[in-house]
RNA sequence: UUUUCAUCCAGAGAGGUGGAGGGAUAACGGCCCUUGGAAGCCCGGCAACCAGUUGUGGCAAAGAUGCUGCAAGUCUCGGUGCCAACUCCGGCGGAAUUAACUCGAUUGCGAGCGAUUCCGCAAGAUGAAAC
Numbered sequence: 001u002u003u004u005c006a007u008c009c010a011g012a013g014a015g016g017u018g019g020a021g022g023g024a025u026a027a028c029g030g031c032c033c034u035u036g037g038a039a040g041c042c043c044g045g046c047a048a049c050c051a052g053u054u055g056u057g058g059c060a061a062a063g064a065u066g067c068u069g070c071a072a073g074u075c076u077c078g079g080u081g082c083c084a085a086c087u088c089c090g091g092c093g094g095a096a097u098u099a100a101c102u103c104g105a106u107u108g109c110g111a112g113c114g115a116u117u118c119c120g121c122a123a124g125a126u127g128a129a130a131c
Base pairs, nucleotide, nucleotide: 002130003129004128005127006126007125008124013043015042016041017040021033022032023031028090029089030088044083045082046081049079050078051076053072054071055070056069057068058067059066060065087123091121092120093119094118095117096116097115098114101112102111103110104109
């Protein structure tokens, strides 16, 4: 780098340092955060993906024990991750509802545009595994 799987509506400091920027990436647009102090770093915290732990079931084994499913919990100087806003919003397809506007037909209907919600896909992020 690529592939597969899982998750992405919750959660997390009125600390220190730092000084102007920041909101994943390249760009653009929107909308926001920021000197009543951005990023970064330190400390702190959240979470529970992995490991470990506890409980429990299954399989293998003569046994020791190993492998594995499920659940719990968060203490573990454990491995990552994360700590404004839906993955801040922006693409594609489908469904439902629908004020205004436009068009058509006409008596109350159809189409377009737009809006909201939901579903799927794409893209992205994080973790685990594989090559």
The RNA shown here (SAM riboswitch aptamer (S box leader)) has 131 nucleotides and comes from a Chloroflexota bacterium.
Model confidence (mean pLDDT): 76 of 100.
The sequence was found by an Rfam model in a public genome assembly.
Taxonomically the source falls in Chloroflexota (Bacteria, Bacillati).